[in-house]
Source information:
Transfer RNA from a Pseudomonadota bacterium, 71 nucleotides, folded computationally. Its mean pLDDT, the model's own confidence on a scale to 100, is 83. Taxonomically the source falls in Pseudomonadota (Bacteria, Pseudomonadati). Rfam family: tRNA. From the family's description: Transfer RNA (tRNA) molecules are approximately 80 nucleotides in length. By type it is a transfer RNA. Its family is annotated with triplet codon-amino acid adaptor activity in the Gene Ontology.

RNA sequence: UGCCCGGUAGCCAAGCGGUAAGGCAACGGAUUCUGGCUCCGUGAUCGUGGGUUCGAAUCCUACCCGGGCAA
Repeated sequence: UGCCCGGUAGCCAAGCGGUAAGGCAACGGAUUCUGGCUCCGUGAUCGUGGGUUCGAAUCCUACCCGGGCAA
């Protein structure tokens, strides 16, 4: 320098154009003599800036960060 993969909640991780699942953790509540277990509830402008579209995590573009390959 070029190419490929990835970036979604505190952590892990789904999602393939119609306003984001799940698990762990956290917080509130129920239960309990207390704690634990169990049950109910609460949360994400999707790396950043533009663009396309009625509508973008999803498509296009530039850049940033991490990993890999080639030289």
The sequence is in RNAcentral, with records from ENA.